[in-house]
RNA sequence: AUGUUUGAUAGAGGUCGCGAAAGACAAGAGUAAGUUCAUGGAACCAUGCCAAUGGUGUUGAAAUGAAGUGAAAGGGGAUUUUGCCGAAAUUGAUUUGUGUGGCAGCAAAUUAAUUGGGCCGUUAAUGAAUAGUUAACGGACUGUCGCUGUAACCCAGCGGAGUGCUAUCGGAUGG
Numbered sequence: 001a002u003g004u005u006u007g008a009u010a011g012a013g014g015u016c017g018c019g020a021a022a023g024a025c026a027a028g029a030g031u032a033a034g035u036u037c038a039u040g041g042a043a044c045c046a047u048g049c050c051a052a053u054g055g056u057g058u059u060g061a062a063a064u065g066a067a068g069u070g071a072a073a074g075g076g077g078a079u080u081u082u083g084c085c086g087a088a089a090u091u092g093a094u095u096u097g098u099g100u101g102g103c104a105g106c107a108a109a110u111u112a113a114u115u116g117g118g119c120c121g122u123u124a125a126u127g128a129a130u131a132g133u134u135a136a137c138g139g140a141c142u143g144u145c146g147c148u149g150u151a152a153c154c155c156a157g158c159g160g161a162g163u164g165c166u167a168u169c170g171g172a173u174g175g
Base pairs, nucleotide, nucleotide: 002174003173004172005171006170007169008168009167010166011165014085017084018083019082020081021080022079025076033069035067036066037065038064039063043056044055045054046053047104048103049102050101051100088115089114090113091112092111093110094109095108096107097106098105116142117141119139120138121137122136123135124134125133126132144160145159146158147157148156149155
C1' cells in the first nucleotide's frame, strides 16, 4: 500500500424523496341531527351483528312528504415549521383500549416478513368523492452496485437489492 471481515461516524438518491404538526381553504353538504305540520300506527336508540342491560315510545315509535334552521369527524391540495434517508408503508401474530360478554371493525405498542425511489395505466378494497390511500399486475424513468462491451471515462446491454451504496476513522486477519 492492498484484500477479507467487523464496529463507529458522516453522507447521497428526489424540486412531488419519506413522515409529523399548525392555521386558513375547498369538499363533505344544504348531508346528518333536531323543530313545526300532515300521513302513519308499534317499534326505535347506545360503532356493525348476536345476547344481555339501560333509555325513548299509543301524552304517538319507525318510515314518508312539506316548510324553515342547519353542523361535525376521518380524509384532501397548497403554504409554513419541523424530524429524518427503512426515511416510511403494508401484511401476519401477540397484547392493550374501544359502556357488559362473544365475533368483527378501528386505534396504539411489540415482533416476523416484504418493498431502492417517485410517476403513469388496469383491476380490487376503502372512501361522500372521478380526491386520496392500500394491494396485485404491467410500463417507461431515475439513483446505486456487479458483469460485459473498453486499459479507463462517457455511453449501452444484462442482472441484483437498502441487513444495500459512498467516504473517513478504529479493531482483527490473510498474502